Context: one part of a larger RNA
RNA sequence: UCCUCCCUAGGGAAAUCGGCAAAUUGGCCCUGUAUCCUUGGUAGAAGGGGUGCCUGCUACCCUUCGGGAGUAGCAGGUCUCAGUGACAAGGGGAGUCCGACUGUUUACCAAAAACGUAGGUCCCCGACAAUGGGCAACCAUUUUUACGGGGGCUGACGUCUGCCCACUGCCGGUACGUUAAACUCCGGCACAACGGAGCCAAGCGCCGGUGAAGGGCGGGGGUAACUCUGACCCUCUUAAGGUAGCGUAAUACCUCGCCGCUUAAUUGGCGGCUUGCAUGAAGGGCGUAACGAGACUCCCACUGUCCCAGGGAGGAACCUG
Numbered sequence: 001u002c003c004u005c006c007c008u009a010g011g012g013a014a015a016u017c018g019g020c021a022a023a024u025u026g027g028c029c030c031u032g033u034a035u036c037c038u039u040g041g042u043a044g045a046a047g048g049g050g051u052g053c054c055u056g057c058u059a060c061c062c063u064u065c066g067g068g069a070g071u072a073g074c075a076g077g078u079c080u081c082a083g084u085g086a087c088a089a090g091g092g093g094a095g096u097c098c099g100a101c102u103g104u105u106u107a108c109c110a111a112a113a114a115c116g117u118a119g120g121u122c123c124c125c126g127a128c129a130a131u132g133g134g135c136a137a138c139c140a141u142u143u144u145u146a147c148g149g150g151g152g153c154u155g156a157c158g159u160c161u162g163c164c165c166a167c168u169g170c171c172g173g174u175a176c177g178u179u180a181a182a183c184u185c186c187g188g189c190a191c192a193a194c195g196g197a198g199c200c201a202a203g204c205g206c207c208g209g210u211g212a213a214g215g216g217c218g219g220g221g222g223u224a225a226c227u228c229u230g231a232c233c234c235u236c237u238u239a240a241g242g243u244a245g246c247g248u249a250a251u252a253c254c255u256c257g258c259c260g261c262u263u264a265a266u267u268g269g270c271g272g273c274u275u276g277c278a279u280g281a282a283g284g285g286c287g288u289a290a291c292g293a294g295a296c297u298c299c300c301a302c303u304g305u306c307c308c309a310g311g312g313a314g315g316a317a318c319c320u321g
Stems, first nucleotide, its partner, number of pairs: 001316008010307002014305001019302001027051005036041001038156001052078009061068002079083001091300007098292002103115002119154007131140003157287004162217003167214002169210005176205003183198005218236005245279001246276001257273006
């Protein structure tokens, strides 16, 4: 010096990306318990008190009625710094984001906000079904039969889910157009190749529907008796021009936006505003109790994280034999 462990005056997160690590708390009994809430919960919320041993006694309980193990309690006494005396054994609170929850996952750097999930919704399928595997026979689904099975998206619950069918897809229709081979007819030296015509399936064209299908959801100018703003008007243009919500956001470039709270001081956090570079409604929008080894911020307690180091125990390195 390194590893593991223990203690530390005063201060108490000043350390650090960050209280990482450590410390605090801890069992049981009594008391007491806010906010929110889906009335279940949150909750062991928080907070406070007690706890050993000895003596006497009470109630319950059992009893062979002699008494007795045990449970709960009362009174008095007694010792230590300390009575769940060792071991074992939650630190707590507040706000926000995400995901409803218990679950699942990158065996060996990721446990999560990812996956799943009940629930929602759309599509396919009436059985020799739909979907999947196999060249096929055949097989799974299926010991199934629409309150069933297969597939996609979304993801509890609450409240909602706007406009666009022009494009692409899908579904339906179709007098007509297009249209392969075959077939029929004609031409071709009497055959054939070949040429032409007729007939003509699906598809496409054409007509319509469809968004919890793939997807999409504008620009310019003017206008109110301070100013500002613009309910209102004009215009270009689109298939339609983003509704309700939310919003500097896990999304905001400018940006450390502006205001408030928090601090002595805050590019942080929270609450507002919001012209959103480039939010937005099942690639779901917005809320949400409970839950989380999830992410961020603050407070209390506590501490060798630090000020700032010191001491101790065991081991290693190292030196000597």
Molecule: large-subunit ribosomal RNA, domain IV
Organism: marine sediment metagenome